Context: one part of a larger RNA
RNA sequence: UUGGGCGUAAAGAGAGGCGUAGGCGGCUUAACAAGUCUUCUGUUAAAUACCAAGGCUUAACCUUGGAACUGCGGAGGAUACUGUUUCGCUUGAGGCAGAGAGGGGGAAGUGGAAUUCCCGGUGGAGCGGUGAAAUGCGUUGAUAUCGGGAGGAACACUAGUGGCGAAAGCGACUUCCUGGCUCUAGCCUGACGCUAAGGCUCGAAAGCGUGGGUAGCAAAACGGAUUAGAUACCCGUGUAGUCCACGCCGUAAACUAUGGAUACUAGGUGUUUGAUUUGAACCUUACUUAACUUCGGUUUUGUAGGGGUAAAAUUGAGUGCCGCAGCUAACGCAUUAGGUAUCCCGCCUGGGGACUACGGCCGCAAGGCUAAAACUC
Repeated sequence: UUGGGCGUAAAGAGAGGCGUAGGCGGCUUAACAAGUCUUCUGUUAAAUACCAAGGCUUAACCUUGGAACUGCGGAGGAUACUGUUUCGCUUGAGGCAGAGAGGGGGAAGUGGAAUUCCCGGUGGAGCGGUGAAAUGCGUUGAUAUCGGGAGGAACACUAGUGGCGAAAGCGACUUCCUGGCUCUAGCCUGACGCUAAGGCUCGAAAGCGUGGGUAGCAAAACGGAUUAGAUACCCGUGUAGUCCACGCCGUAAACUAUGGAUACUAGGUGUUUGAUUUGAACCUUACUUAACUUCGGUUUUGUAGGGGUAAAAUUGAGUGCCGCAGCUAACGCAUUAGGUAUCCCGCCUGGGGACUACGGCCGCAAGGCUAAAACUC
């Protein structure tokens, strides 16, 4: 390299939001004939290799002849498929309309519980902490308790293998701005599609820069314990940080350790959210039965019609569990595939050296991305 692979053995890039080039691409009419197929022809030196015959005693070797192989060019022809151009189509894709769910995103404002601190009242000796203690706080009045105030951060219950988002992620409430998704029945455009190297963008936490903020928590640091020691685990303090604005960083067991798209392939059972049909309860209209009656009505029985919750059935879209065929080294996966196929991208190729060196690019730095070899087993 061919090949074989990528859930757990090496291997799916953090995401693929915007998507370039490229690759691939639905049904159908006609034309062309580039790919494709076919016939003829030129060339593809000789030698070698193959076949046949012959010559050295045989063989190796040599001679003669033949058949070619493969590539390229030219001419004639075929037109199913691919391609190019073209007439159309609606199932893919998109749009319009009407509904629906949602912690999707951004900004502003508001709220209550709790911790801490401050002020005041009551009160008077402890509090706190642990396995046990001590450091620590407290008669300058702590802890406890009541009232008032300040400030920051996070939003108990609801809460759910529930929802939304491409992923990271998103959870008090209100308002404004805004993205996506699902369903329904028709209409419109007419392949406008899929994937996506590079590129742009987003990207937890920690970290960095400038300026704010700082209640609680808390790397570092200090103290008390424990211990042989204790640069720890436990306790008391406590600074960066955690929070906000703007700008960087660009990494995670960024995990479903499972790239995206399309189609097909038994079922069962939950749950979320739509649609259609049926529809207890309940509401209502008309007629009707009976009782009471202040004769206005109230209650009640039945029938028919309308609305309609729970629920059921069918059918979409999501999200779980179990399970057949099939697959798998096994574990397991199994319509949310790791099954059966097609298209496109990324990646792997024994362990260590090495998520390294050097170089390049990026970064303020920390470092990131790309990425070897010697040597060794």
About this RNA:
This is a predicted structure of a 377-nucleotide part of an RNA (small-subunit ribosomal RNA, central domain) from an uncultured bacterium. The prediction has a mean pLDDT of 82.